[in-house]
RNA sequence: AAAACCGAUACGCCGAGUUUCCGGUUCUCAUCAGAGCCGGGAAGCGGGGGAACCAGGUAUUUGGGGCGAAUUCGCGGAUCACUCCGCGGGAGCGCUGCUCUUUUAGCGCCAGCCCGUCAGCUAACCCCGCAGGCACAAAUAAGGAGAUCG
Repeated sequence: AAAACCGAUACGCCGAGUUUCCGGUUCUCAUCAGAGCCGGGAAGCGGGGGAACCAGGUAUUUGGGGCGAAUUCGCGGAUCACUCCGCGGGAGCGCUGCUCUUUUAGCGCCAGCCCGUCAGCUAACCCCGCAGGCACAAAUAAGGAGAUCG
């Protein structure tokens, strides 16, 4: 040094929603400096618009479309209706403590918002976002591969 074997692994989770530079401003502090907010850049991540070719031959209020896992069906109730509520099934999403993957088991979610009559795909090109919410749902699970440390 390599291989083999053994043991360990948490500043947690959903989400694209992070890192950094410059300037201004506020607060704390004896100072150095630190933290928050606003504005403008870079990188990175995410989304939308937008040719040819292809697709489509119908659509144009029964409007249409976008972000997102968040849709669809059945039963019952309320309502003139629109619609709302409850229960359940299918599709879909997330968690179970190093990472990825497969299986089993358990638990949770299945919302909300936006454009404004308009958009299929789509190279060049153009535009936008980098929030918000949780600690619940944490299996002494099993198999395989891998990373770091001893």

The RNA shown here (c-di-AMP riboswitch aptamer (ydaO/yuaA leader)) has 150 nucleotides and comes from a Solirubrobacterales bacterium. It matches the Rfam family "c-di-AMP riboswitch aptamer (ydaO/yuaA leader)". Gene Ontology terms of the family: regulation of gene expression and cyclic-di-AMP binding. The coordinates come from a structure-prediction model, not an experiment, and the mean pLDDT is 76.